Small-subunit ribosomal RNA, 5' domain from an uncultured archaeon, 470 nucleotides, folded computationally.
[in-house]
Context: one part of a larger RNA
RNA sequence: GGGUACUACUAUUCGGAUUCGACUAAGCCAUGCGAGCCGAGAGUCUUCGGGACUCGGCAUACUGCUCAGUAAUAUAUAGUUAACCUACCCUAAAGUCAGGGAUAAUCUCGAGAAAUUGAGGCUAAUACCUGAUAUGUAUUCUGGUCUGGAAUGAUAGAAUAUUUAAAGAUCCGUCGCUUUAGGAUGGGACUAUACCUUAUCAGUCUGUUGUGGGUGUAAUGUACCCCCAAAACGAUAACGAGUACGAGCCAUGAGAGUGGAAGCUCGGAGAUGGAUUCUGAGACAUGAAUCCAGGUCCUACGGGACGCAGCAGGCGCGAAACCUUCACUAUGUAUUCACGUGCGAUGAGGGAAUCUGGAGUGCUUAUGCUUAGCAUAAGCUUUUUUCGAGUUUAAACAGCUUGGAGAAUAAGGGGUGGGCAAUACAAGUGCCAGCCGCCGCGGUAAUACUUGAGCCCCAAGCGGUACCCA
Numbered sequence: 001g002g003g004u005a006c007u008a009c010u011a012u013u014c015g016g017a018u019u020c021g022a023c024u025a026a027g028c029c030a031u032g033c034g035a036g037c038c039g040a041g042a043g044u045c046u047u048c049g050g051g052a053c054u055c056g057g058c059a060u061a062c063u064g065c066u067c068a069g070u071a072a073u074a075u076a077u078a079g080u081u082a083a084c085c086u087a088c089c090c091u092a093a094a095g096u097c098a099g100g101g102a103u104a105a106u107c108u109c110g111a112g113a114a115a116u117u118g119a120g121g122c123u124a125a126u127a128c129c130u131g132a133u134a135u136g137u138a139u140u141c142u143g144g145u146c147u148g149g150a151a152u153g154a155u156a157g158a159a160u161a162u163u164u165a166a167a168g169a170u171c172c173g174u175c176g177c178u179u180u181a182g183g184a185u186g187g188g189a190c191u192a193u194a195c196c197u198u199a200u201c202a203g204u205c206u207g208u209u210g211u212g213g214g215u216g217u218a219a220u221g222u223a224c225c226c227c228c229a230a231a232a233c234g235a236u237a238a239c240g241a242g243u244a245c246g247a248g249c250c251a252u253g254a255g256a257g258u259g260g261a262a263g264c265u266c267g268g269a270g271a272u273g274g275a276u277u278c279u280g281a282g283a284c285a286u287g288a289a290u291c292c293a294g295g296u297c298c299u300a301c302g303g304g305a306c307g308c309a310g311c312a313g314g315c316g317c318g319a320a321a322c323c324u325u326c327a328c329u330a331u332g333u334a335u336u337c338a339c340g341u342g343c344g345a346u347g348a349g350g351g352a353a354u355c356u357g358g359a360g361u362g363c364u365u366a367u368g369c370u371u372a373g374c375a376u377a378a379g380c381u382u383u384u385u386u387c388g389a390g391u392u393u394a395a396a397c398a399g400c401u402u403g404g405a406g407a408a409u410a411a412g413g414g415g416u417g418g419g420c421a422a423u424a425c426a427a428g429u430g431c432c433a434g435c436c437g438c439c440g441c442g443g444u445a446a447u448a449c450u451u452g453a454g455c456c457c458c459a460a461g462c463g464g465u466a467c468c469c470a
Base pairs, nucleotide, nucleotide: 001469002468003467004466005465006464007463009461012359013358014357015356016355017354019352020351021317027315028314029313031312032311033310036058037057038056041055042054043053044052045051046050065270066269067268075194076193077192078191079190080189081188084187085186089183090182091181092180093179094178095177096176097131098130099129100128107120108119109118110117111116136162137161138160139159140158141157142156144155145154146153168175169174196242197241198240203233204232208230209229210228212226213225214224215223245267246266247265248264249260250259251258252257272293273292274291275290276289277288295306296305297304298303323349325348326347327346331345332343333342334341335340362380363379364378365377366376367375368374369373385405386404387403388402389401390400391399412458413457414456415455416454417439418438423453425452426451427450428449434441435440
């Protein structure tokens, strides 16, 4: 000198950019909102406008939040997958046949304080089930061919065993459904290198290291199980301890470097602590379920409900951090044949001395005075002030254009002994009260304390404290 956070005093206005409960308590939460859509699949009711209930389909694994854990199952870079999956989307080919039994809502009868729930009877489907065909899978046999560094891959035929497709609607335009092949997108797994401090951590490990056989998975693998062998890692730092989400980046510096890691982007992890699972293309999901623990709430004491590290908001903690606002107009996304509908994502406004660029706090004349100026009077100008119109906008705000009034509406903070720009001015105090980064001032004439006046520096800011770089 620059940066980050807090803070004393003070503050006119316009534009741009950024941030705002990261640091402390991944502590706890009242209330409202934050994920729905379709009805051109089907049933029932209807005031036939549409609406309500239910079955059904897709979505709810995205978006949003946070950084506790994690020193490598992370991340970054470069690769491998001859060990894999991929709903919706795109391209191509083929198909969409024949049947069946239920069930919800509604109805009847109940249980319960509630949450919720039982029994009986009716009915439908793009819900569910059976069969056919196409296809597929496994084993064995027969052959070549292709890709490739390498067949364990792809491909033809036969036999045996075994499993398995489809759904309709229509306003006749179309929208769907099933199978196969390819693509795209998104992921899973593996390898190499890089990756903080500590040796006052030197030995560590028993599924540990490896073969064989199995289980499991979309898939490899001691991931898991059994037998066998006794290996494997380590001063090129194993193992342990501490600290810490990683990277792009950010601050500073001429650079080398040093320090940081909150915001934004990408990746990871988590959702009160811990564990398990269903559904599904995808989760071990938490605005899904079950259990344990801890906490809170309701209760008719029998039993139930909930988890803001989503947006607002509250308590607590702290030096420390905003409104319980408006809208789906734009972008994006879910759904839908479409029109649309939903979205605290997002957009818009409100608040905050976060940074930065610009403008202003007047100008002219005359007179007077204690004359770098001040006061009075007259006049000028109008960025800002205030009043109105138009435009803008989802609606506003702000802004922009335009008209009127009026110098009106706008300067502080720190310092003044040296370092270090500016008083050897006044009064008070008298080693007291106090000042001071350091050196030092103060004991009766203090340029050093307190007040006033003058002066100096910066200026809508100016000082202080803590930390980082130089």

The RNAcentral record of the full RNA draws on Greengenes. Model confidence (mean pLDDT): 81 of 100. It matches the Rfam family "Archaeal small subunit ribosomal RNA". Rfam links the family to the GO terms structural constituent of ribosome and ribosome.